[in-house]
RNA sequence: GGUGAUAUGACGUAGACGGAUGCGUACCGCCCUCAUAAGGCGAGGAGAGUGGAUCGAUACCACUUAUCACCA
Numbered sequence: 001g002g003u004g005a006u007a008u009g010a011c012g013u014a015g016a017c018g019g020a021u022g023c024g025u026a027c028c029g030c031c032c033u034c035a036u037a038a039g040g041c042g043a044g045g046a047g048a049g050u051g052g053a054u055c056g057a058u059a060c061c062a063c064u065u066a067u068c069a070c071c072a
Stems, first nucleotide, its partner, number of pairs: 001071007010025004019055001028042004048064005
């Protein structure tokens, strides 16, 4: 220098025919208890970034960034 893969809440991950984000853990509140733990219930929080096509994008296209792999 070239090519490919990956990037989703604080952490680990699922989803794909484009109709719009689910689960587990953690954190917070409530219940339970004399109290703590365990358990139950509830809430908040996410698409690496920028642009494009589309009525509509996590998904398609372009560029950029980061990590990993391969080629030279």